Predicted 3D model of a 1667-nucleotide part of an RNA (large-subunit ribosomal RNA, half A) from a Flavobacteriales bacterium. The sequence was found in a public genome assembly. Rfam family: Bacterial large subunit ribosomal RNA. Model confidence (mean pLDDT): 81 of 100.

Context: one part of a larger RNA
RNA sequence: GGCGUACGGUGGAUGCCUUGGCUCUCAGAGGCGAUGAAGGACGCGAUAGGCUGCGAUAAGCCACGGGGAGGAGCAUAAUAUCCUGUGAUCCGUGGAUCUCCGAAUGGGGCAACCCAGCUGGUUGAAGACCAGUUAUCCCGCAAGGGAAGCGAACCCAGGGAACUGAAACAUCUAAGUACCUGGAGGAAAAGAAAACAAAACAGUGAUCCCCAUAGUAGUGGCGAGCGAACAGGGGACAGCCCAAACCAGGACCGUUUAGGCGGCCCCGGGGUUGUAGGACCACAAUGUGGACUUAGUAUGCAUAGUGGAAUCUGUCUGGAAAGCAGAACCAUAGCGGGUGAUAGUCCCGUACACGAAAUGCAUGCUAUACCUAGUGGUAUCCUGAGUAGGGCGGGACACGUGAGAUCCUGUCUGAAUCCGCCGGAACCAUCCGGCAAGGCUAAAUACUGCUGAGAGACCGAUAGCGAACCAGUACUGCGAAGGAAAGGUGAAAAGCACCUCGAACAGAGGAGUGAAAUAGACCCUGAAACCGUGCGCCUACAAGCGGUCGGAGUCCCUCCGGGGAUGACGGCGUGCCUUUUGCAUAAUGAGCCUACGAGUUGCUCGUCACUGGCAAGGUUAAGGGGUUCAGCCCCGCAGCCGAAGCGAAAGCAAGUCUUAACAGGGCGUGUAGUCAGUGGCGGCAGACGCGAAACCUGAGUGAUCUAACCAUGGCCAGGAUGAAGUUCCGGUAACACGGAAUGGAGGUCCGAACUGGUAGACGUUGAAAAGUCUUCGGAUGAGCUGUGGUUAGGGGUGAAAGGCUUAUCAAACUGGGAGAUAGCUCGUACUCUCCGAAAUGCAUUUAGGUGCAGCCUCGGACGUAUUGUCAUGGAGGUAGAGCUACUGAUCGGGCUAGGGGGCUUCAUCGCCUACCAAACCCGGACAAACUCCGAAUGCCAUGACAUAAUUAUCCGGGAGUGAGCGCAUGGGUGCUAAGGUCCGUGCGCGAAAGGGAAAAAACCCAGACCAUCGGCUAAGGUCCCUAAGUACACGCUAAGUUGAUCUAACGAGGUCGGACUGCAUUGACAGCUAGGAUGUUGGCUUGGAAGCAGCCAUUCAUUUAAAGAGUGCGUAACAGCUCACUAGUCGAGCGGUCCGGCAUGGAUAAUGAUCGGGCAUCAAGUGUGUCACCGAAGCUGUGGGCUCCGUAAGGAGCGGUAGGAGAGCAUUCCGGUCUGCGUCGAAGGUGUGUUGUAAGACAUGCUGGAGCGUCCGGAAAAGAAAAUGUAGGCAUAAGUAACGAUAAGGCAUGUGAAAAACAUGCCCGCCGAUAGACUAAGGUUUCCUGAUCAACGUUAAUCGGAUCAGGGUUAGUCGGGACCUAAGGUGUAGCCGAACGGCGAAGCUGAUGGACAUCUGGUCAAUAUUCCAGAACCGGCUUAUAGUGCGAUGGGGAGACGAAGGAGUGAAAGGUCUCCGUUCUGACGGAAUAGAACGGUAAAGGGCGUAGGUAUUACUCUGGCAGGAAAAUCCACCGGGGUAGCUGAAACCUGACAGUAACAGGAGGCUUCGGCCGAAUGUAUUGACCCUAAUCAGACUUCCGAGAAAAUCCUCUAAGCUUCAGCUAUAAGCCGCCCGUACCGCAAUCCGACACAGGUAGUCAAGGAGAGUAUCCUGAGGCGCUC
Repeated sequence: GGCGUACGGUGGAUGCCUUGGCUCUCAGAGGCGAUGAAGGACGCGAUAGGCUGCGAUAAGCCACGGGGAGGAGCAUAAUAUCCUGUGAUCCGUGGAUCUCCGAAUGGGGCAACCCAGCUGGUUGAAGACCAGUUAUCCCGCAAGGGAAGCGAACCCAGGGAACUGAAACAUCUAAGUACCUGGAGGAAAAGAAAACAAAACAGUGAUCCCCAUAGUAGUGGCGAGCGAACAGGGGACAGCCCAAACCAGGACCGUUUAGGCGGCCCCGGGGUUGUAGGACCACAAUGUGGACUUAGUAUGCAUAGUGGAAUCUGUCUGGAAAGCAGAACCAUAGCGGGUGAUAGUCCCGUACACGAAAUGCAUGCUAUACCUAGUGGUAUCCUGAGUAGGGCGGGACACGUGAGAUCCUGUCUGAAUCCGCCGGAACCAUCCGGCAAGGCUAAAUACUGCUGAGAGACCGAUAGCGAACCAGUACUGCGAAGGAAAGGUGAAAAGCACCUCGAACAGAGGAGUGAAAUAGACCCUGAAACCGUGCGCCUACAAGCGGUCGGAGUCCCUCCGGGGAUGACGGCGUGCCUUUUGCAUAAUGAGCCUACGAGUUGCUCGUCACUGGCAAGGUUAAGGGGUUCAGCCCCGCAGCCGAAGCGAAAGCAAGUCUUAACAGGGCGUGUAGUCAGUGGCGGCAGACGCGAAACCUGAGUGAUCUAACCAUGGCCAGGAUGAAGUUCCGGUAACACGGAAUGGAGGUCCGAACUGGUAGACGUUGAAAAGUCUUCGGAUGAGCUGUGGUUAGGGGUGAAAGGCUUAUCAAACUGGGAGAUAGCUCGUACUCUCCGAAAUGCAUUUAGGUGCAGCCUCGGACGUAUUGUCAUGGAGGUAGAGCUACUGAUCGGGCUAGGGGGCUUCAUCGCCUACCAAACCCGGACAAACUCCGAAUGCCAUGACAUAAUUAUCCGGGAGUGAGCGCAUGGGUGCUAAGGUCCGUGCGCGAAAGGGAAAAAACCCAGACCAUCGGCUAAGGUCCCUAAGUACACGCUAAGUUGAUCUAACGAGGUCGGACUGCAUUGACAGCUAGGAUGUUGGCUUGGAAGCAGCCAUUCAUUUAAAGAGUGCGUAACAGCUCACUAGUCGAGCGGUCCGGCAUGGAUAAUGAUCGGGCAUCAAGUGUGUCACCGAAGCUGUGGGCUCCGUAAGGAGCGGUAGGAGAGCAUUCCGGUCUGCGUCGAAGGUGUGUUGUAAGACAUGCUGGAGCGUCCGGAAAAGAAAAUGUAGGCAUAAGUAACGAUAAGGCAUGUGAAAAACAUGCCCGCCGAUAGACUAAGGUUUCCUGAUCAACGUUAAUCGGAUCAGGGUUAGUCGGGACCUAAGGUGUAGCCGAACGGCGAAGCUGAUGGACAUCUGGUCAAUAUUCCAGAACCGGCUUAUAGUGCGAUGGGGAGACGAAGGAGUGAAAGGUCUCCGUUCUGACGGAAUAGAACGGUAAAGGGCGUAGGUAUUACUCUGGCAGGAAAAUCCACCGGGGUAGCUGAAACCUGACAGUAACAGGAGGCUUCGGCCGAAUGUAUUGACCCUAAUCAGACUUCCGAGAAAAUCCUCUAAGCUUCAGCUAUAAGCCGCCCGUACCGCAAUCCGACACAGGUAGUCAAGGAGAGUAUCCUGAGGCGCUC
């Protein structure tokens, strides 16, 4: 380490439970709100954080009613204090109170805050406080009334998508849906005929809803789809009122002969319809009905309640009785719940019977208010106008413009008046129906946020609502919005007294409680993954999808039969799923476990089968009635299907249509349907589940990031350059021009802050979701930056990159349409049995999809029609063959037209031709689209024989398949390439296991129902691995060739065999010895060429036994060495050519080789032959199972993917049943045994502690290994990486259980234009103190920004408000717009700006310009005194503004020197002198009015005056006079007899004895220089881009008031509100998910060196960066 087993841990499945949900039923209710809602904020308790309740009368107050003993909510515990028979708590009804926000309403505003006016009140005024009141719009003369805002669905109306479907898409569809908006009610809408209908005559009688008509009529790229109505049956029922004519009255007007008449308006009467009615005229009448208001009354109901029968026992079990046993009782009550297990009789209840002071509702009655009627006559009058209708364009009607009626209307037009008008589907006529252009109208219908009562073959904590629990919470996001997890001790807390270990209130062990503590609060049961411990067996030469078959040894149990654990060694053996022609594949998916997780449901839809009812018929729908706890029963015949068809139709009819047809043909006719249930499949719906990218919509949410802009503020060390202009000099006639100085320009230069982001490295599970380090660009400008604002999604913004628009951009985010669609991918869950495919054809915007056919299955019909072999008879043009048999192609030769070329001619004629070449001849030879010929096989038919089934064929239900692939063979294509591609035929794989081929879908053999330690064979094998021959006979191979995995051209005295041929005893072949010569260096060529570079040649001749004008080597050329040839020697065979077998070279690949390996050589290679054996899931023996056929006997069959068919198992729930089981122990969990072919079942031990089964049926949220599935838990990597700036720590002491980190001290180090100090934003208690260390802190922690508790923020003057205005916002009047809404003078609001009064010192653990001390200032009120034209929302002035530049002044800070104070130093003594260190601070305010600035300046007097919207004494303008001012730092005096630093001092206290803390007290402050920030200063100079507003302040007058009031000055007294104030604030408190190397506006800014805020070192101060 493995297997097994026992016991634990972790974890939270399973079982059981349910307080919570889900879906409905029946009732009720259907609104709340200016009498302040919905919803909130903040408060209220003795102690009080949350929920609940309530509101300063605050877990409550008052009255009435109920109730009747204990109470002060959840909420228990403790303490305290109270209430209660004088009736509490509690319940109901009515009332009171009811902070602040919110429609929010006095004004404002960043909701829960700020600030007012008026009236009244408190006090003497100011100030402060209390109560009431004060918004806008509409109606109204007024008094007064109303509206608004919120709310789930339902309703009406104004606007109105897209995805999608149409297999694309545009009309169309989706759909008038989603969504937005307006409005209303308990319902809404509709509604009392200018309606339907019928078609010779009828009939109905408002609307709405249900059934049905009917998927009909229609409509429709006549596609997809859309889709009525009338009639019929039901529910519910209900009808009315105006305008007008006419009459009366009133106001006004006109006219008049003054009597009237007329016009118009208002009110009243009258009147309301189509067989017309009414007015008018004549006559008549007082009642009926009603939908309605208020009041009274009665009854009922609701909102609290009351009564309410009946059981005991047990020495049965048990912790407990309701169980069991025994004996009773009640029942108009045996629904349900509780009680220590299962209770009619214990408790609450239930049936039944009662009950209301108060409020509400319903109904009836009475009273009241209101409305409502007849008959006749027919001359005249009335009966709804920019209407009906029409043209054009749209829309609605089921209907898409159509032949298109009807309805609505944007636009242009435009009637009639009862002798009239409209409709009846263009239009016309007849006929029929009706009377538009005004209005109202219950019920039947729709919905459920809410209340009550109840129900469920609904869920039971990953389920059921998101939410069983303090959930729309925690948390995320700027926001719209998104959105969790989390239940269970026990009957009762009896919740573990006490002891031990331990630092411990951690935890553990005892003890005790309890039935149980392995029920101990992380608490019922307690599975699995995962992590351990004990024991048994095994394991250190072993290679392994780890199982399976065999099996030794060891151990355990045993009833002695056996069983169990382990497993040395051996055989065989490449997971699962998916997808594929094909996967161990190195193709997909899964880390593991547990739970959850996918063909469902609805529909008078269609079709088929089965079952049942009735049957030429079958059947009800809506609805109604009855009844029940619930099922259910009856009625209802409207409708539907069938019983007759044919035709386009008229129509005819067992026929009919076609047609001239009595012909032919088509469709029919010889009866079976229909209703329901169940199942298969289809249709419409999301339709098996998960999954897009996209599209549309919300006037949705966003400019806290970023882009641009608007308004208002801020920032830029230092250095350099030196434009224009100016001055001076020179120069010119004058300019020009030159020089010097001055000057200080610039999208100028260098370079910090700041801003950017060039290059490289690092980083890349980072320190950081963009940074760090080094380097680099800009750095007075088109610069950077803060605050407040504006622009918004087909929109913005963009110096433009498709950039940016909150880590998102070629169209943001969020919710919705929505379960969009997905011919695509993935996944799709128990068992067994039978059969069993396809990857083809045709078509397809089709090719990975689909339709039809083919092939499969099931049911039915039929009954051999199928298949094979043989025989006989046929059709045919392939293989082959052939071509003087065609067509076409073709090589050589011959012959020869024609042509080319050559010769010749003046031109012809002509000649030649190893040029091209037709036809013809000879020989050869080709063809898929040639055939004079022509098989085999296949095909068709007939017959015989064989096979006899799951065959064929037909009808019907259900499919799947329509990617194929390999081998062989016939072809095409290709290269007679491909593991290529396309066809035909066959076999196989696919969907097929077994044996062989080492391994290996397809090749060879062979088709697995199961068992068997039987037998025989196939392919293939028989030396060992490895079963079987080291078998036999005869050869071959020497290459390890070969031993089943590559090879050729070509090469070669390899070797064996065969055939033919030559040489040879006249001596072959090979070897050895010798010769191999001469003319001559042949000639030519050449620099040379001599046998041997090359060329030429009758390569000749001579001497020879033989010897080339030379076979090769060699030289510059010669030379030299050889050969041919010859002789000798030797002594028997030696050569050549061709064919065949085996072998050989040719022969090169990447980590180490190999025939599978070892190995093998007369073989274990190879060839021929022979015998034997082995060898499979084949065949066979034995036993068994199932299916089909069959009466039986018996026979046949049983591989299987997609798929079809059949039979079962398990789970949950329901009905019945066993009148079942169960505390003497259910379910669940965990073992063991038995059993079934399987899914599974049964029994039993332990655990568990309350429920659960059998059987017969029924119904499903009904079975998990996979979906990069969902959730949770647990592994692995791994004790691994890392622990976040390399500024750095060390020691001692203290505390403590423990100290690298805490505290203190000493030493060391780091920052020091920051790592110091202040402040804005933001945060929101983090601040201080005490206590604590579980968690948080990247380690430890005694420490902390952690946890717990307590404490802490003090203002007339600081900041904000009670002041002002900018951008912007809002918004009256007004303008615009389908609605919502969009703009917008005035006004209001709004700081980032303007205005505006306090300083120094001290003090707390924590605050201070706030408290204290001292010294100031501002405003108001009252009083007093003195003076006085005061008075505004009006006039005027002032307020009031740019950039850059340079110069002056000059405090503080800082520096130097001096001086002063204190202390110290001096070798020794002294300390006048000398030296050293440290320190030497000082405000606001008051006074003074200097430097500087200003110069057509300031002040003052005065004349005129037409401008300043009126006025003006003010301003402006035009004049005159006078004065010298005006502004203004600093310094100085005062403030200042304050007090403080440093040092000395040392009472006293503490102490670990080292030291530490420390009150009183004492002692200073002279002068000069350097230097410059603020200030002066809204200054000055220059320049061009020409640089906010209003209030405050001063002044002037108007109305008005003028004894007052008011104003001015002085003095005294009084008054002075609200909010912020802690702490962090370049950061561990902000923004970045973090105690994060990032980001974050402004202010201060010491010393040395230095130009400097660069840089280095230091001060104050702060740190050493949490391993």